[in-house]
The RNA shown here (c-di-GMP-I riboswitch aptamer) has 85 nucleotides and comes from a Woeseiaceae bacterium. Model confidence (mean pLDDT): 90 of 100. Its Rfam family is "c-di-GMP-I riboswitch aptamer". From the family's description: GEMM was predicted in a large-scale screen for bacterial structured RNA regulatory elements. Taxonomically the source falls in Woeseiaceae (Bacteria, Pseudomonadota, Gammaproteobacteria, Woeseiales). The sequence was found by an Rfam model in a public genome assembly.
RNA sequence: AAUUGUAAAAGGCAAACCGAUCGAAAGGUCGGGACGCAAAGCCACCGGUCUACGGGCGCGAGCCUAGGAUAGCGGGGUUGCCGGU
Numbered sequence: 001a002a003u004u005g006u007a008a009a010a011g012g013c014a015a016a017c018c019g020a021u022c023g024a025a026a027g028g029u030c031g032g033g034a035c036g037c038a039a040a041g042c043c044a045c046c047g048g049u050c051u052a053c054g055g056g057c058g059c060g061a062g063c064c065u066a067g068g069a070u071a072g073c074g075g076g077g078u079u080g081c082c083g084g085u
Stems, first nucleotide, its partner, number of pairs: 002085004012037002017032006035072001041078003045075003048070003054065004
């Protein structure tokens, strides 16, 4: 440097749910908690999914819309611990 994750060590992260808090919502953050994770570190670039405050349409019910969200939906980019080859 490339490749790999069967076993081990040091450790790391933390789903559901509960509490607090921010947000129109999806959802985020903090604390508790562990279903899982070898990138479940980081980045919305591509596809998907979720939401629809505002905006558009509609007599109305409602429909459409991302500049919002999701990196624990997949791909891609980028950085990195330990071990094997």